[in-house]
RNA sequence: GGCCCGUUGGUCAAGCGGCUAAGACGCCGCCCUUUCACGGCGGAAACAUGGGUUCGAUUCCCGUACGGGUCA
Numbered sequence: 001g002g003c004c005c006g007u008u009g010g011u012c013a014a015g016c017g018g019c020u021a022a023g024a025c026g027c028c029g030c031c032c033u034u035u036c037a038c039g040g041c042g043g044a045a046a047c048a049u050g051g052g053u054u055c056g057a058u059u060c061c062c063g064u065a066c067g068g069g070u071c072a
Stems, first nucleotide, its partner, number of pairs: 001071007010025003018055001027043005048064005
């Protein structure tokens, strides 16, 4: 350098054109408890980035960045 795959809350991880973007752990608050832990309820928190296609993009296409694989 060529080709292929991936990038979603703090971490893991679903979603494959129309969602209020699911869930788990973690965090915060309340309840429970004499207290802590456990448990219950609630809450904050995410689509790498720039373009394109489309009535509509996290999702499809192209570039860039980063990570991984492979060939030279």
Annotation
The RNA shown here (transfer RNA) has 72 nucleotides and comes from a Clostridia bacterium. It was read from a public genome assembly. Taxonomically the source falls in Clostridia (Bacteria, Bacillati, Bacillota). Its mean pLDDT, the model's own confidence on a scale to 100, is 83. Its Rfam family is "tRNA". Rfam's curators write: Transfer RNA (tRNA) molecules are approximately 80 nucleotides in length.